[in-house]
About this RNA:
Predicted 3D model of a 146-nucleotide RNA (SAM riboswitch aptamer (S box leader)). Its Rfam family is "SAM riboswitch aptamer (S box leader)". Gene Ontology term of the family: regulation of gene expression. Of the family's consensus pairs, 93% are formed in the model. It was read from a public genome assembly, where an Rfam model found it. Its mean pLDDT, the model's own confidence on a scale to 100, is 77.
RNA sequence: ACCUUAUCCAGAGAAGGUGGAGGGACUGGCCCGAUGAUACCCGGCAACCGACACGACGCUAUGUUGACGCGAACAGCGAUGAAAACAACCAGCGACGUGCACGGUGCUAAUUCCUGCAGAAACAAAAGUGGUCUGGAAGAUAAGGG
Numbered sequence: 001a002c003c004u005u006a007u008c009c010a011g012a013g014a015a016g017g018u019g020g021a022g023g024g025a026c027u028g029g030c031c032c033g034a035u036g037a038u039a040c041c042c043g044g045c046a047a048c049c050g051a052c053a054c055g056a057c058g059c060u061a062u063g064u065u066g067a068c069g070c071g072a073a074c075a076g077c078g079a080u081g082a083a084a085a086c087a088a089c090c091a092g093c094g095a096c097g098u099g100c101a102c103g104g105u106g107c108u109a110a111u112u113c114c115u116g117c118a119g120a121a122a123c124a125a126a127a128g129u130g131g132u133c134u135g136g137a138a139g140a141u142a143a144g145g146g
Base pairs, nucleotide, nucleotide: 002145003144004143005142006141007140008139013042016041017040018039022032023031024030026116028114029113043108044107045106048104049103050102052099053098054097055096057094058093059092060091063089064088065087066086068078069077070076112138117135118134119133120132
């Protein structure tokens, strides 16, 4: 390169810095841009992955206690009394939820800016055109594979 899964109508500097011409992936549109865009740094947003904390749950080779007799007793005394099941606790693990923002990314005009391919219903006499909805394609990002 490619494959799989998830997400893509929320959020993030009207006047921070650098820099100086195109940019918004592609098509057709429509926009942004010397009143300085895109980009980079800073700031910010979010919470995909990891870490951490808490909560309820499940599992586990097990571990500890209870489990023996007298006794009203979880007191006390004696004895050292096997163990399944059970209960509580501890430990480890698993998946989940919440939090956090420490690490890895990501994002920070417009819904992925709209659109492209297929279908549905409605309007219209029809062709057609435009809009709506559903699915798909393409793309982006994360995680995993390769």